[in-house]
RNA sequence: AAGGAAUUAACUCAAUGGAAGAGUAACCGUCCUACACACGGGUAGUUAUCAGUUCGAAUCUGAUAUUCCUUA
Numbered sequence: 001a002a003g004g005a006a007u008u009a010a011c012u013c014a015a016u017g018g019a020a021g022a023g024u025a026a027c028c029g030u031c032c033u034a035c036a037c038a039c040g041g042g043u044a045g046u047u048a049u050c051a052g053u054u055c056g057a058a059u060c061u062g063a064u065a066u067u068c069c070u071u072a
Stems, first nucleotide, its partner, number of pairs: 001071007010024004018055001027041004048064005
């Protein structure tokens, strides 16, 4: 320099264009003398950023940023 892939909750990952979900972690409660385990609960998201298409975008298109891979 060229090509390709990825970016979603604190972490690991889902989600046919109909609008955000799980597990773990953290928090609260039950239990226990206490802790752990177990059970229950709600919270936690500008879906990397900016634009575009669409009635409607995490999803489609373009640019940018970061990371990784391949080639030279």
A computed fold for a 72-nucleotide RNA from Ceratocystiopsis pallidobrunnea, annotated as transfer RNA.
The prediction has a mean pLDDT of 81.
The organism belongs to Ceratocystiopsis, within Eukaryota.
It matches the Rfam family "tRNA". The family's RNA type in Rfam is transfer RNA. Gene Ontology term of the family: triplet codon-amino acid adaptor activity.